[in-house]
RNA sequence: CGGUCGGGAGAGUGCGGGUUCGACCCGUCGCCGAAGGAGCAACACCCCCGGGAAACUCUCAGGCACCUGGACCGAUCG
Numbered sequence: 001c002g003g004u005c006g007g008g009a010g011a012g013u014g015c016g017g018g019u020u021c022g023a024c025c026c027g028u029c030g031c032c033g034a035a036g037g038a039g040c041a042a043c044a045c046c047c048c049c050g051g052g053a054a055a056c057u058c059u060c061a062g063g064c065a066c067c068u069g070g071a072c073c074g075a076u077c078g
Base pairs, nucleotide, nucleotide: 001078002077003076004075005074006073007072012029014028015027016026017025018024030064031063032062036060037058038057039056043051
């Protein structure tokens, strides 16, 4: 770093239309942050440029019934 197993939060099954009547597709408004992505503090430096973390911030992406996904944690294997 990766694989497998287990645990794993948040937010509308909103409204309208379509539909093969599936929880799908399109539009629209309201939301969420823990895939990913982006931003920066201290620091360092004469100055400038550049470097510079996150669970913080932004929400591009992703997500808002189930399923799936899911940072992170544990176990195990390579």
The RNA shown here (Glycine riboswitch aptamer) has 78 nucleotides and comes from a marine sediment metagenome. Its Rfam family is "Glycine riboswitch aptamer". From the family's description: This family represents the bacterial glycine riboswitch.